[in-house]
Context: one part of a larger RNA
Molecule: small-subunit ribosomal RNA, central domain
Organism: uncultured prokaryote
């Protein structure tokens, strides 16, 4: 470069929004750039290939075509791509009436627990553990009440539930402000999908500067257990973990499954609408799950939420290790992220 792949073998970008470029819906005229035809120059020779000759054959050679799939230039077709010009309503997208949720944000509110302080009561033991020992406790513990602080987390509801583009979201409440859906079928009329660069968001754990610090709880001291124990248990406990502004840019960031659009045998729970209704249910739309049929599948399995049938983009893949390392660029205060080799071995 073809092919032929990415759920688990090697492979889907962490995820949205878009640039440029790739694809594009129905009908009409019209153009002719692409396409398709005819004609003409031109595509050196030589090799190639095919027919005839010539050295005694053949390697060689000669000679005739044929090939040279390209390029130009002209005459035409006009179905499909394209351009231009006009309609159109199904894709898209608006309006107008609803419904809906742990979607984001900013504030103010609440109890239960837990530590901690006074105070009270009240004695000798408490915690811990497989068993113990460190630790705590007569300077009065732990236990039990009362008052107060304070900071975090939000039991039960709860539920293969629900929203959000991922990450993620859950005590009540208000402000504020994002989206999805049913349904009308009034607008606009192809205004669309997909995305190399780019650019926003992006757990958790770190990093900066200022607060906070109850609980836990890396390191870090101890008891213990072991043949050792730099652990696994146990008392203790500093960063953190919360919070404000800033950075970092990662993840088994998973559905290990990129997005949008069509079409495909049933059964079934459920969540939000809507229509009809006998208020049992049934028929629809958007979703969210369970089980199969066909059909894929190496196999488990997937099966209208496809991993089936097909379009259209975009990312990635090409034997193990060596390495996601080295240079070297960029980005970062750093930490480290990104982009990413070879030699050499099997």
């Nucleotide at each position: 470069u073809u092919g032929g792949g990415u759920u688990u073998a090697a492979a889907g970008g962490g995820u949205g929004c878009g640039u440029a470029g790739g694809c594009g819906g129905u009908c009409u005229u019209u153009u002719a750039a692409g396409u398709c035809a005819g004609a003409g120059g031109u595509g050196a020779a030589a090799u190639c290939c095919u027919g005839c000759a010539g050295c005694u054959u053949a390697a060689c050679u000669g000679u005739a075509g044929a090939a040279u799939u390209g390029c130009c230039u002209u005459u035409g077709a006009a179905a499909c791509u394209g351009g231009a010009a006009g309609a159109c309503u199904u894709g898209a997208g608006u309006a107008u009436u609803g419904u809906u949720g742990a979607g984001g944000u900013a504030g103010g509110c609440g109890g239960a627990a837990u530590u901690u302080a006074u105070g009270a009561u009240g004695u000798a033991g408490c915690g811990g553990u497989g068993a113990a020992a460190u630790g705590c406790a007569u300077a009065g513990a732990u236990a039990u009440c009362a008052u107060a602080a304070a900071g975090a987390a939000c039991a039960c509801c709860a539920a293969u539930u629900g929203c959000g583009a991922a990450g993620g979201c859950a005590g009540c409440u208000u402000g504020u402000u994002g989206g999805a859906c049913c349904a009308u079928a009034a607008c606009u009329g192809a205004c669309g999908c997909u995305a190399a660069u780019g650019u926003a968001c992006g757990a958790a754990a770190g990093c900066g500067u200022g607060g906070g610090g109850a609980g836990c709880g890396a390191a870090c001291a101890g008891g213990a257990u072991u043949a050792g124990a730099u652990a696994c248990c146990c008392u203790g406990g500093u960063a953190g973990u919360c919070c404000a502004c800033g950075c970092c840019g990662u993840a088994a960031a998973c559905g290990a499954u990129g997005c949008u659009c069509a079409c495909u045998c049933g059964u079934u729970g459920u969540u939000a609408g809507c229509g009809a209704u006998a208020u049992a249910c049934u028929g629809u739309u958007a979703g969210c799950g369970a089980c199969c049929a066909a059909g894929c599948g190496a196999a488990a399995g997937c099966g209208a939420u496809a991993a089936g049938u097909g379009a259209g983009c975009c990312a990635c893949c090409u034997g193990g290790g060596g390495a996601g390392u080295a240079c070297g660029a960029u980005c970062g205060c750093a930490a480290g992220g990104u982009u990413g080799a070879a030699a050499c071995u099997c």